[in-house]
Order: sequence, then C1' cells, then structure tokens
RNA sequence: AGAAAAAUCGGUGAUGGAGCUCACCUUUAAGCAUUGCAGGAUAUGCAAUUAAUGGCUCCUACUUGGCC
Repeated sequence: AGAAAAAUCGGUGAUGGAGCUCACCUUUAAGCAUUGCAGGAUAUGCAAUUAAUGGCUCCUACUUGGCC
C1' cells in the first nucleotide's frame, strides 16, 4: 500500500474536551471559512480578516485589561 472477513451503529456542522439541544448526511454523503489582488480560469499563488460553540454552558489553550 492492497485485498478479504468479522465486529461496532453512527457520522458531520472551518482550531481542543465534555454536557444539553438544533440542523444536515447515510459513505459516490453531510463537512473542508471569508475578503482582496494576480490569473483565460471555478485551477493556482500571494496578502488580509473572524472564530476554540451550529447554539447554550463549563473546562483547557491563547490574547487584552485590572487587582493582590
């Protein structure tokens, strides 16, 4: 790296873990952010921006400010 068999019942929602909840998908799936520039281009490259959540809460990491 490939193949076969068996077992499990789930998987996903742009950065970690957990609980609750919502939505989506059924493995040929859901999902893999946005903006600007270059470029024939939807390819590709460069630069910039938001966010540890889909939502709520907690923890952890990171950042800023204040106090001791």
Predicted 3D model of a 68-nucleotide RNA (Fluoride riboswitch aptamer (crcB RNA motif)) from Geosporobacter ferrireducens.
NCBI's taxonomy places the organism under Bacteria, Clostridia, Peptostreptococcales, Thermotaleaceae, Geosporobacter.
The sequence is in RNAcentral, with records from Rfam and Ribocentre.